[in-house]
RNA sequence: ACAUUUAUACGGAGAGUUUGAUUCUGGCUCAGAACGAACGCUGGCGGCGUGGAUAAGACAUGCAAGUCGAACGGGAAUUAUGAGAAGCUUGCUUUUUGUAAUUCUAGUGGCGGACGGGUGCGUAACACGUGAGCAACCUGCCCAAAAGAGGGGGAUAGCCCGAGGAAACUCGGAUUAAUACCGCGUAUGGUACGGAAAGGCAUCUUUCCAGUAUUAAAGGUGGGGAUCACUUCGGUGACCUGCCGCUUUUGGAUGGGCUCGCGGCCUAUCAGCUUGUUGGUGAGGUAAAGGCUCACCAAGGCUACGACGGGUAACUGGUCUGAGAGGACGAUCAGUCACACUGGAACUGAGACACGGUCCAGACACCUACGGGUGGCAGCAGUCGAGAAUCAUUCGCAAUGGGGGAAACCCUGACGGUGCGACGCCGCGUGGAGGAUGAAGGCCCUAGGGUCGUAAACUCCUGUCAUCAGAGAGUAAGGCUUAUCGGUUAAUAACCGGUAAGAUUGAUAGUAUCUGAAGAGGAAGGGACGGCUAACUUCGUGCCAGCAGCCGCGGUAAUACGAAGGUCCCAAGCGUUGUUCGGAUUUACUGGGCGUAAAGCGUGCGUAGGCGGCGAGGUAAGUCAGAUGUGAAAUCCCAGGGCUCAACCCUGGAACUGCAUCCGAUACUGCCCUGCUAGAGUAAUGGAGGGGCAUCUGGAAUUCAUGGUGUAGCAGUGAAAUGCGUAGAUAUCAUGAGGAACACUAGUGGCGAAGGCGAGAUGCUGGACAUUUACUGACGCUGAGGUACGAAGGCCAGGGUAGCGAAAAGGAUUAGAUACCCUUGUAGUCCUGGCAGUAAACGGUGCUCGCUUGGUGUGGGGAGGUUCGACCCUCUCCGUGCCGGAGCUAACGCGUUAAGCGAGCCGCCUGGGGAGUACGGUCGCAAGACUAAAACUCAAAGAAAUUGACGGGGACCCGCACAAGCGGUGGAGUAUGUGGCUUAAUUCGAUGCAACGCGAAGAACCUUACCUGGGUUUGACAUGCUUGUCAUAUCCUGAUGAAAGUCGGGAGUCACUUCGGGUGGACAUGCACAGGUGCUGCAUGGCUGUCGUCAGCUCGUGUCGUGAGAUGUUCGGUUAAGUCCGGCAACGAGCGCAACCCCUGUGAACUGUUGCCAGCGAGUAAUGUCGGGGACUCUGUUCAGACUGCCGGUAUUUAAACCGGAGGAAGGUGGGGACGACGUCAAGUCAGUAUGGCCCUUAUACCCAGGGCUGCACACGUACUACAAUGCCUAGCACAAUGAGAUCCGAUACCGCGAGGUGGAGGAAAUCCUGAAAACUAGGCUCAGUUCGGAUCGGAGGCUGCAACUCGCCUCCGUGAAGUUGGAAUCGCUAGUAAUGGCACAUCAGCUACGGUGCCGUGAAUACGUUCCCGGGUCUUGUACACACCGCCCGUCACAUCAUGGAAGCUGGUCGCGCCCGAAGUAUCUGUGCUAACCGCAAGGAAGCAGGAUCCUAAGGUGUAACUGGUAACUGGGAUGAAGUCGUAACAAGGUAGCCGUAGGGGAACCUGCGGCUGGAUCACCUCCUUU
Repeated sequence: ACAUUUAUACGGAGAGUUUGAUUCUGGCUCAGAACGAACGCUGGCGGCGUGGAUAAGACAUGCAAGUCGAACGGGAAUUAUGAGAAGCUUGCUUUUUGUAAUUCUAGUGGCGGACGGGUGCGUAACACGUGAGCAACCUGCCCAAAAGAGGGGGAUAGCCCGAGGAAACUCGGAUUAAUACCGCGUAUGGUACGGAAAGGCAUCUUUCCAGUAUUAAAGGUGGGGAUCACUUCGGUGACCUGCCGCUUUUGGAUGGGCUCGCGGCCUAUCAGCUUGUUGGUGAGGUAAAGGCUCACCAAGGCUACGACGGGUAACUGGUCUGAGAGGACGAUCAGUCACACUGGAACUGAGACACGGUCCAGACACCUACGGGUGGCAGCAGUCGAGAAUCAUUCGCAAUGGGGGAAACCCUGACGGUGCGACGCCGCGUGGAGGAUGAAGGCCCUAGGGUCGUAAACUCCUGUCAUCAGAGAGUAAGGCUUAUCGGUUAAUAACCGGUAAGAUUGAUAGUAUCUGAAGAGGAAGGGACGGCUAACUUCGUGCCAGCAGCCGCGGUAAUACGAAGGUCCCAAGCGUUGUUCGGAUUUACUGGGCGUAAAGCGUGCGUAGGCGGCGAGGUAAGUCAGAUGUGAAAUCCCAGGGCUCAACCCUGGAACUGCAUCCGAUACUGCCCUGCUAGAGUAAUGGAGGGGCAUCUGGAAUUCAUGGUGUAGCAGUGAAAUGCGUAGAUAUCAUGAGGAACACUAGUGGCGAAGGCGAGAUGCUGGACAUUUACUGACGCUGAGGUACGAAGGCCAGGGUAGCGAAAAGGAUUAGAUACCCUUGUAGUCCUGGCAGUAAACGGUGCUCGCUUGGUGUGGGGAGGUUCGACCCUCUCCGUGCCGGAGCUAACGCGUUAAGCGAGCCGCCUGGGGAGUACGGUCGCAAGACUAAAACUCAAAGAAAUUGACGGGGACCCGCACAAGCGGUGGAGUAUGUGGCUUAAUUCGAUGCAACGCGAAGAACCUUACCUGGGUUUGACAUGCUUGUCAUAUCCUGAUGAAAGUCGGGAGUCACUUCGGGUGGACAUGCACAGGUGCUGCAUGGCUGUCGUCAGCUCGUGUCGUGAGAUGUUCGGUUAAGUCCGGCAACGAGCGCAACCCCUGUGAACUGUUGCCAGCGAGUAAUGUCGGGGACUCUGUUCAGACUGCCGGUAUUUAAACCGGAGGAAGGUGGGGACGACGUCAAGUCAGUAUGGCCCUUAUACCCAGGGCUGCACACGUACUACAAUGCCUAGCACAAUGAGAUCCGAUACCGCGAGGUGGAGGAAAUCCUGAAAACUAGGCUCAGUUCGGAUCGGAGGCUGCAACUCGCCUCCGUGAAGUUGGAAUCGCUAGUAAUGGCACAUCAGCUACGGUGCCGUGAAUACGUUCCCGGGUCUUGUACACACCGCCCGUCACAUCAUGGAAGCUGGUCGCGCCCGAAGUAUCUGUGCUAACCGCAAGGAAGCAGGAUCCUAAGGUGUAACUGGUAACUGGGAUGAAGUCGUAACAAGGUAGCCGUAGGGGAACCUGCGGCUGGAUCACCUCCUUU
């Protein structure tokens, strides 16, 4: 080091949201945990915790620090007792005065009020933490040791007297004590001075020696018996002794003081700060070092490792979170600090500059007699205020602890308890078992049922908690009294210690706990249910009301709103809000990035810093190992224990990853020293180069000038015009002037750090490269700041100005055109000197070094081979390109010139917008550059790639798409449909192509849905039920009426039968229900239109890609075709195409009536009329035939195929039809039918009459008829096919001019019915508004029908309008087609039909071709589009809202500086006024006090700067908002390619000039590469 086994501990999850879909980048949001929390709804019990986070705002009231009489003099009271006095009741009361004892006490005095308790204002600091140091210190009480405590003095409070004051309090006099105060004596010792020794750490420390000087004290209380003294005879003192206290010294302990290393916030839009400042000498001061203070001297000190300034903040143990590393926080508990109304100051003291002390100033509040005083809850409770928000004006010193005391004891809002609050954690309960007619009820329902649900009821149990009753702890140790033992002592006394006994001490609390009783009895809610995220239905609502953490729900079928039922989650709580961490690897140390997503400085040089080649030695700072000290306790973790468990608590262990010291190790790094040459550099030789600077020179071209020739135009554009020109332009020739730029060579070629550099010559000069040897010896790399260079444009000054050309002017274009186009043209472009410092300054790729398969070009150099030499070949170094492997990348792509693998250093990024903006600062003459935010707002913004769609992108192809033709429409009249208008109604629908002779293949009534009026209400129609009738049904009839209907009359008297009014049927009444052409085609089914009969649309498996997807389906041919062939990571398949089906064109076979008639026969006036026949036509059925099969050619030598030909009735899908892929248009239809939902129900239903759908200034569509001679009229005459027919077609015949009428042969049909017309023949008309045209109108008729007025058709007679071939524009058609002619049919009583659907007749012209228009298909390209170009989207302006910048000014806060004033107070000086202790006989002195002065100084005043807030007339831009206005800038070649920098201009997007970039489409060329 690896592997295996065993044991233990610990251990990291994601999701939604950008898109049509995908991958990535990237933000936002969610799920978790926590909290001194708050709010909403709800609320049974207990334990343990916890509770003013905001206003360090203001505070009423009570309490929170006192104690000691054993320090002191007094005072008061009580008891006992003595003496005296008075009263009398003669033993009592009162009183005076002693003695003794006890208790209390104001004052003096001692100790304590510096602890305990509170709060977090200030503080960025030795404040805190940690580790050290003090040889520079203090320490009351406590412990240990040594020594002592002698002898005096003068006061003072209290008390008394007096005075002032409202009070607070103060003043004067007299008197008094002490453990109070002051001298004196003594000195074991201490201190100062001198010396010696030892030690150390620089100053020094320790110990020892000698002398001199100096320096203390206080008593109290208990006991004792000999002796002595005094005595008021009670005793007291001396003396002995115990205890407490006192003094000096030493040591300890405890507590403090000071110093130092290291550690822990933000900001550089704070870069320089500092004068007691830094150091020294001396002095002062302090317990103590020290500029701590002062005098003098020097000029230092700090700072990019962030000084100074600003903001914020008490710090820590720890707490929360996290896998950890970290991040956030600093409640409760514990340690430290700071503060105590605000500011200042000292006094006392062991200790304070003092929370419940003093003085002063200020603010505030209170009392007042107005003169003056008093106060400080950030102690415990409590009040007000502000706030989302935080408790009782409680009990007790029983315990623990503290102060005082000898002690008892006193004090203690510390503390111990209780109370209040679900504020948190933990525990318990609200019952358990059985119980299916799956009750009732709710909800849903496909009406069957399902579900709530064993849930309930009901039965049997239990008794936790709560309730009631009873019993009832522990927390108590001590202290006191007595007895006894030991110590001390002369002592059996006293005191101290022990033991025993006794009486006692509990706030909590009659609580915990235990026992008993009763009864399921008293105890469940909150949130959620579209996805994330567990849980679904109904109703209501209808982009409203509302929800929402994100995405997003709601516009009539809402699992998303509200309610209900159900379900899910948690549970005495549940949700919401706020905050922190997590998720977020989204600041990346662990653990990220920068070609295109945010992100490489425009480029070099270089300072600090960081990093650094090979070998040896030393050292041991980093590093590693061991040991010691420390790392407070609590907390966390582990083990054990105590509360019934748990929370909680206790004990022990581990841990505290840290710091310091000591001793080791020496590989690596550092440091010192010494070598080396591979890095780097120097020298030598050599060639290449648009490298730079200066000077000189050159030719081509443009323009201008002069002169010549010459004449009418030139110039310009898409087309024009402005402009120039007969005063001679343009053109052309010659000469001259002047400025700028340097054709070709010229090349992904060269040079340079980048910007950039291009005629030639000379001079000066920088760098790189190659070769070879010699030299230096790591001298290197990078590079924050700094500094230099830096296109174009711009600025300043002076020149210059040919061309070009912002601005400007004019002309065009246009709706406009501040543009694109044109004609002019100023700055500028050029030179010199300065400034500026930016670009898409790009390879969108920082610099340096090393490593890692290749191929092929090209520039410069060297070596080798070969050669006579050149060329050529091979190797090699440096540069510059393309392709490509591994690898990398989200992909695109990069790929030895890396975006691969590594190392070093620098710069930069952290969602989009706001914004590279504001403010501030620096620079600049200015323009501006650099640095660089926030509020607010959005849930995205973005990168690459994919599929579509689109392009005023490209390529190819097709179509009556264009072209070539023929005929039309658009003009007229009429018909018809639509719009519009009108109307009581003119019912409704269809609206680009794909609505408009459409639904409607028939609106006079009906239809009919509309309007007016009259009526009906279970209904015109269906089913069921109740009750009644059956005299059913049906028929006839009266009145009224427009009819419907209403009111009546009469006739009739049902069928079956089990004989029951039982069944069927009918009517009436009532109830369920009927009914609706009412709405929604955007809830639907079905059907249809359209792209389009276009050739497409997909799938399986495989393969490629992270993926969406791709491939196949692309490519080369070919086709009508994704038709076929070839090739190919594809191989197959499906829906479409084609074919199969129908009609038609040829033939054959069969069939033979109603059809046919060649031959045979018969007959007629005539006719297949008849017999017959099946030959032909035809009918109908079955076959045949056509397949590029054959030939030739083309296609390459293959194929598919194409061209031509033969044969054939037909030739290349023969012609026509039916047939319509995946899908698109929320296309059309709820009024054809069906149907969900909604709506109406004496009406939106039903019936009836009349009217309307036919209405007419107008507009459009579709048709018909025409305008005439290819015609019209008249006459004659020939040839069809489809189809229909019984309430029907209807012949011959007769009547009528005719429409038609009479009549009725034949026909339910190959049998009967239906005159084809154009054509053709003949005649007339002769170019006219006509013998064209027929509208309109008048009259007379006919037909249908109940009925032709509104409102039918037809006939006849008369009338005879517009119209003379149609503007812009537009439609159809490629052969039996267009054009033209008639015929039939459906609907139908009739008809508006000139429409529709079919049939046959006659029967053309043209197609060069695919440039263009339209539509479509395939491939490719761009895209910011995907609702897909009818897309997206930019800016001004207008309105509203929001935040913010500027701003005359106004107003705060903080702070600096200057000056003024200056309280209290320390210090110093003074002290003439005053004074007890000491000295002195005295005078006086010493000492002290008042007073005064000086320094310092708080508050205050004033002036002037700075920083930071608020507010503000006005103003700037920004963001958002509904469907506003103007344009159309960008995305496609976005219609002028776009963008960057700069300058000018313009309503606006923007436009133009100059330079740059590709992040530009398309076409062509050059070069290089890949393949062959």
Predicted 3D model of a 1572-nucleotide RNA (small-subunit ribosomal RNA) from a Verrucomicrobiota bacterium. Rfam family: Bacterial small subunit ribosomal RNA. The prediction has a mean pLDDT of 83.